[in-house]
Molecule: SAM riboswitch aptamer (S box leader)
Organism: chicken gut metagenome
RNA sequence: CUUAUCAAGAGCGAUGGAGGGAACAGGCCCUGUGAAGUCCGGCAACCUGCAUAUGUAAGGUGCCAAAUCCUGCGGUAUAUCCGAAAGAUGAG
Repeated sequence: CUUAUCAAGAGCGAUGGAGGGAACAGGCCCUGUGAAGUCCGGCAACCUGCAUAUGUAAGGUGCCAAAUCCUGCGGUAUAUCCGAAAGAUGAG
């Protein structure tokens, strides 16, 4: 850079100790009834594998509060609408 997906799913575990929800701004949340991180566990099925047209979950990623938490730009019937941008992940 191209392309597909992004409203489903995933622990009352161990450790750790105060932050976290990508960045900026504005909101709104989560968190000492224990955040991030790490380990274990789990989810899913993009790629590979295996069996086969739909399964499996062995390998490579990924993921495990809330729609990608919401808004930011454009359209409109002003709404949990549609699209764009940005971002995330896979494959190339």